Description: The RNA shown here (Bacterial RNase P class A) has 378 nucleotides and comes from an uncultured Pseudomonadota bacterium. The model forms 98% of the base pairs in the Rfam consensus. It matches the Rfam family "Bacterial RNase P class A". By type it is a ribozyme. Gene Ontology terms of the family: dimeric ribonuclease P complex, ribonuclease P activity and tRNA processing. Its mean pLDDT, the model's own confidence on a scale to 100, is 78. It was read from a public genome assembly, where an Rfam model found it.
RNA sequence: GAGAUCCGCGAGACGAUCGCCGGCAGCCUUCGGGUUGCGGGAGGGAAAGUCCGGGCUCCACAGGGCAGGAUGGUCGCUAACGGCGACCGGGGGCGACCCCAGGGAAAGUGCCACAGAGACAAACCGCCUCGCCAGCUCCCUCGGGAGCCCGAGGUAAGGCUGAAAAGGUGAGGUAAGAGCUCACCGGGCCCUUUGGUGACAUCGGGCCGUCAAGGUAAACCCCAUCCGGAGCAAGAUCGAACAGGGGUGGUCUCCCUCGGGAGGCCGCGGGUGGCCCGCCCGUUAUGCCCCGGGUAUGAUCGCUUGAGCCUGCUGGCAACGGCAGGCCUAGAGGAAUGAUCGUCCACGCCAGAACCCGGCUUAACGCGGGUCUCGGAA
Numbered sequence: 001g002a003g004a005u006c007c008g009c010g011a012g013a014c015g016a017u018c019g020c021c022g023g024c025a026g027c028c029u030u031c032g033g034g035u036u037g038c039g040g041g042a043g044g045g046a047a048a049g050u051c052c053g054g055g056c057u058c059c060a061c062a063g064g065g066c067a068g069g070a071u072g073g074u075c076g077c078u079a080a081c082g083g084c085g086a087c088c089g090g091g092g093g094c095g096a097c098c099c100c101a102g103g104g105a106a107a108g109u110g111c112c113a114c115a116g117a118g119a120c121a122a123a124c125c126g127c128c129u130c131g132c133c134a135g136c137u138c139c140c141u142c143g144g145g146a147g148c149c150c151g152a153g154g155u156a157a158g159g160c161u162g163a164a165a166a167g168g169u170g171a172g173g174u175a176a177g178a179g180c181u182c183a184c185c186g187g188g189c190c191c192u193u194u195g196g197u198g199a200c201a202u203c204g205g206g207c208c209g210u211c212a213a214g215g216u217a218a219a220c221c222c223c224a225u226c227c228g229g230a231g232c233a234a235g236a237u238c239g240a241a242c243a244g245g246g247g248u249g250g251u252c253u254c255c256c257u258c259g260g261g262a263g264g265c266c267g268c269g270g271g272u273g274g275c276c277c278g279c280c281c282g283u284u285a286u287g288c289c290c291c292g293g294g295u296a297u298g299a300u301c302g303c304u305u306g307a308g309c310c311u312g313c314u315g316g317c318a319a320c321g322g323c324a325g326g327c328c329u330a331g332a333g334g335a336a337u338g339a340u341c342g343u344c345c346a347c348g349c350c351a352g353a354a355c356c357c358g359g360c361u362u363a364a365c366g367c368g369g370g371u372c373u374c375g376g377a378a
Stems, first nucleotide, its partner, number of pairs: 001374010012344007020041002023038006044350001048361002051359005056231004063277004068227005073087005088102001089100004103222002108220002110216003124159002126155006135148005167185006186211001187208005194201002235301004244291005249266007267283006308327008345348001
């Protein structure tokens, strides 16, 4: 110097004028509001996608079954998570470093493009054995013999195809071959030593050649664990408007002051927000169901003080936690956050609140640092 890899930081600055949305105070008011002053108002790294998790609110909260969804190494962090940290195992890279949805493929099913004979089963070439009717060629001592072709079979060593074809090397063995047998290497299972909370690593031994046989489970599936529903248009209070109509069953038992009351069953309605069983509540009612009608796009609360931010100390490798001090930093509701001018600079990306947080993913400009590799110079 170039390339690569990891991490961190910033998000134009200042001033003036005019507007817009909230707050507080004063004054005026016809109580609707008006006006003046002061102070606040884009804070994000993603406010975004709405993909996970939680807070908060309402509904539900006997139980069982079926279905559905999510997750999947270990230990930890956390309010929780499918997130994060550290570690283990596997993979990629010369390296810094990065990636893994990382339980099960001898429970079953499916799929494996193209090529190839064959994708889990296979004989295309090759190798070997046997047969020899017909045909061809050759030899010949003319009896016959050999080879090719053909037919029957054996063989997974070798070749071929492929991302992938029944673990590798060597020897024995065989007609030729093959874990067919043996040695070594690799692999699996069991017991054991040591270290570790653990995943796991490691020491020693034994058994296994049925080492039974490719891959794929973000394919079905199996195993384990977890999962109630709806969402701030949640929900609460106040207020305005309107027109009503229909339905609310049957049966049995008991009591009785004969008016009625209590209970059971069937039915009906509601709840259990995927379905079924079951369960619970209501069933003459100021209740419930259905139809119709009305409405201010009403007001207030929820609403921003919160798993908050900053600083210091401190525990932990880290994620993260503890203590002390300080701070208050948008809150709209058809929805403010804008426009113009001036000065300066390193010349400004993606974009932007809508109940609030923790993550993930995606969008995007600039600057800085650590480390690695290569090249050059001293």